[in-house]
RNA sequence: CUCUUAUCGUGAGUAGGCGGAGGGAUUUGGCCCUGUGAUGCCCGGCAACCACCCUAUAUGGGAACGGUGCUACUUCCAACAGACAAGUAUGUCUGAAAGAUAAGAG
Numbered sequence: 001c002u003c004u005u006a007u008c009g010u011g012a013g014u015a016g017g018c019g020g021a022g023g024g025a026u027u028u029g030g031c032c033c034u035g036u037g038a039u040g041c042c043c044g045g046c047a048a049c050c051a052c053c054c055u056a057u058a059u060g061g062g063a064a065c066g067g068u069g070c071u072a073c074u075u076c077c078a079a080c081a082g083a084c085a086a087g088u089a090u091g092u093c094u095g096a097a098a099g100a101u102a103a104g105a106g
Stems, first nucleotide, its partner, number of pairs: 001106008013043001016042003022033003027079004044071003049067002052062003075098001080095006
């Protein structure tokens, strides 16, 4: 990097430390966060995919030492297809695409 499977409306610092400019994946549009210090790193925390323990052997339960992950906004929202409502603008729902994470394979 590619493929497969699963998940993506929960939760996690409003008084921690460092640092000092943009950030919320990419493009467009929108909406937001940010010198009252964001993004990021460390610490703390959350969760429970793998691993671990128990078991009625599984689509169950437990724990949180380990490997990851996450820690504004639903993956911040829309974009593509379909259905429904509406005079229109638009809105709601479903699916896809793209993306993220885990486990496995190449």
This is a predicted structure of a 106-nucleotide RNA (SAM riboswitch aptamer (S box leader)) from Aquibacillus saliphilus.
Model confidence (mean pLDDT): 81 of 100.
NCBI's taxonomy places the organism under Bacteria, Bacillati, Bacilli, Caryophanales, Aquibacillus.